A computed fold for a 75-nucleotide RNA from a Candidatus Woesearchaeota archaeon, annotated as transfer RNA.
The sequence is in RNAcentral, with records from ENA.
Rfam family: tRNA. The family's RNA type in Rfam is transfer RNA.
RNA sequence: GCCGGUGUAGCUUAGCCUGGCCAGAGCGCCACGCUCAUACCGUGGAGGCCGGGGGUUCAAAUCCCUCCACCGGCA
Numbered sequence: 001g002c003c004g005g006u007g008u009a010g011c012u013u014a015g016c017c018u019g020g021c022c023a024g025a026g027c028g029c030c031a032c033g034c035u036c037a038u039a040c041c042g043u044g045g046a047g048g049c050c051g052g053g054g055g056u057u058c059a060a061a062u063c064c065c066u067c068c069a070c071c072g073g074c075a
Base pairs, nucleotide, nucleotide: 001074002073003072004071005070006069007068010027011026012025013024020058029045030044031043032042033041051067052066053065054064055063
């Protein structure tokens, strides 16, 4: 330098191909219940606008372009 892959909540991740309820889940965290107490368990809650920017569209995590980071391959 060229090619491919990945990037979504504190962590792990579904959804992306086939655009469309205010983006779900597990773990963790907080509160309450339970307990003499801790843990377990139960109930409820906070937490993301999807790596950055731009474009297409009535509408973009999802399509297109570009940039960044990481991983792999070729040179």